The part of an RNA shown here (large-subunit ribosomal RNA, domain IV) has 328 nucleotides and comes from Papilio polytes. The coordinates come from a structure-prediction model, not an experiment, and the mean pLDDT is 87. It matches the Rfam family "Bacterial large subunit ribosomal RNA". Taxonomically the source falls in Papilio (Eukaryota, Eumetazoa, Ditrysia, Papilionini).
Context: one part of a larger RNA
RNA sequence: CUCUCUCUAAGGAACUCGGCAAAAUAGCCCCGUAACUUCGGGAGAAGGGGUGCCUCCUCACAAAGGGGGUCGCAGUGACCAGGCCCGGGCGACUGUUUACCAAAAACACAGGUCCGUGCGAAGUCGUAAGACGAUGUAUACGGACUGACUCCUGCCCGGUGCUGGAAGGUUAAGGGGAACUGUGAGUGUAUGCGUAGCGGUGAACUUAAGCCCCAGUAAACGGCGGUGGUAACUAUAACCAUCCUAAGGUAGCGAAAUUCCUUGUCGGGUAAGUUCCGACCUGCACGAAUGGAGUAACGAUUUCCCUACUGUCUCCACCAUGAACUCG
Repeated sequence: CUCUCUCUAAGGAACUCGGCAAAAUAGCCCCGUAACUUCGGGAGAAGGGGUGCCUCCUCACAAAGGGGGUCGCAGUGACCAGGCCCGGGCGACUGUUUACCAAAAACACAGGUCCGUGCGAAGUCGUAAGACGAUGUAUACGGACUGACUCCUGCCCGGUGCUGGAAGGUUAAGGGGAACUGUGAGUGUAUGCGUAGCGGUGAACUUAAGCCCCAGUAAACGGCGGUGGUAACUAUAACCAUCCUAAGGUAGCGAAAUUCCUUGUCGGGUAAGUUCCGACCUGCACGAAUGGAGUAACGAUUUCCCUACUGUCUCCACCAUGAACUCG
């Protein structure tokens, strides 16, 4: 000097990103127990008292209860053995996850909705046979999204997708074979012309799905405006005008896990608060199953506050063991 451990005057989080670490709490019996709530919980809420040993009584020589006595600083005497309270965010919950830096607000979940599937089902694996689905049959199975529960889930089908439609336009191979052409029996005035056959190119016409087109569909992918003016102080604009759009953001929430400006402004808590809580709304750039807003219970979650407690700190010191180091 260091590892691990014990203890510490006064103070008690002043430490620190943050009470990290440590301390404190602790068993059993009795009393007592709030808001809120899905009436189950919350709850071991919180908070308080008791606890050893000897003896007597009830009793069964047990347990439990009652009376009396007695020892210690201390009686769950060691070990073992919850700290608690208030508010907010997120996720309903129990679960699952990055084996070896992340356990979470991520995944899953019951519940909800949509789409597909009538059975040799759809879907999946396989070249196939075949198998799973399923020895199931739409209260079933597959896919997608959302994610308990409560209250709800607005407008837009112009774009993209999907579903349906079939009049017209476009459209492949195939069918079709006009026309042109190579060869050349023959013929000629000997430059050429050219049957049949065999070849080459190949128009019209015929012809599916698809696309164009016409509808439907947003718990499909997605989207959900601007400008100018106006009320008897001022300010603001219920109101008016105008441009554009498929339609212009409804309810609810809002400086939010979302707010740049921003430590917004006001209020609360502190002596002092970039965090926190309650409001406001000027939402850079919330918003309704890419779910919106709440929510009891739950959480090795995140944030704020309080109490208890403490060497975290003011501010270090001492003890013990081990290691290092020094000496032998």